[in-house]
RNA sequence: GGCACCGUGGCCAAGUGGCAAGGCAGAGCUCUGCAAAAGCUCGACCAGCGGUUCGAAUCCGCUCGGUGCCU
Numbered sequence: 001g002g003c004a005c006c007g008u009g010g011c012c013a014a015g016u017g018g019c020a021a022g023g024c025a026g027a028g029c030u031c032u033g034c035a036a037a038a039g040c041u042c043g044a045c046c047a048g049c050g051g052u053u054c055g056a057a058u059c060c061g062c063u064c065g066g067u068g069c070c071u
Stems, first nucleotide, its partner, number of pairs: 001070007010024003018054001026042005047063005
């Protein structure tokens, strides 16, 4: 230098055009004599910018970061 894949809450992770599941951690509440356990509730605009579209985490381009391969 070229190519491929990946980037989603503090962490892991699903989602493949119609306003983002689940688990762990955290906070609050219930329960309990106290605690533990259990149950309920709460939090993300999806790496950044631009484009396509009525509508984009999802498609396209560029940039940034990571991993791998080739030279």

The RNA shown here (transfer RNA) has 71 nucleotides and comes from a Chloroflexia bacterium. RNAcentral holds the sequence, with entries from ENA and MGnify. Model confidence (mean pLDDT): 81 of 100. Rfam family: tRNA. Gene Ontology term of the family: triplet codon-amino acid adaptor activity.